[in-house]
Molecule: TPP riboswitch aptamer (THI element)
């Protein structure tokens, strides 16, 4: 000289998809649209709550109805990605530890 991980507060950012089965509605029909309830992947697939994630930012957004691979199907999985956006403070941790330098 002088951190960090982590942890509390209190603030904010976020995403909610696919697919089958019943029902109710709408349409000439293809088909849409609300409801219940099963499956798939996830931290979370609309609860009144959970999760996740705030710059040490792939949480989530856009490129994208995009690209390669795989499934019954999907953002299911990869790459794009050193791309473009993306939401923070405060206290403890710490009058501490280790390391360093300088003087004697």
């Nucleotide at each position: 000289c002088a951190a960090a991980a982590u942890g509390u507060u209190c603030a904010g950012g976020g995403g909610u998809g696919u697919u089958c089965u019943c029902c109710c509605g709408c349409a000439a029909g293809c088909g849409c649209g609300g409801g219940a309830g099963a499956a798939c992947u996830g931290a979370g697939a609309a609860a009144u709550a959970a999760c996740c994630c705030u710059u040490u930012g792939a949480a989530c957004c856009u490129g994208a109805c995009g690209c390669g691979g795989g499934u019954a199907a999907u953002g299911c999985c990869g790459a794009c990605g050193u791309a473009g956006g993306g939401a923070g403070a405060a206290c403890a941790g710490a009058c501490a530890a280790a390391c360093g330098a300088g003087u004697u």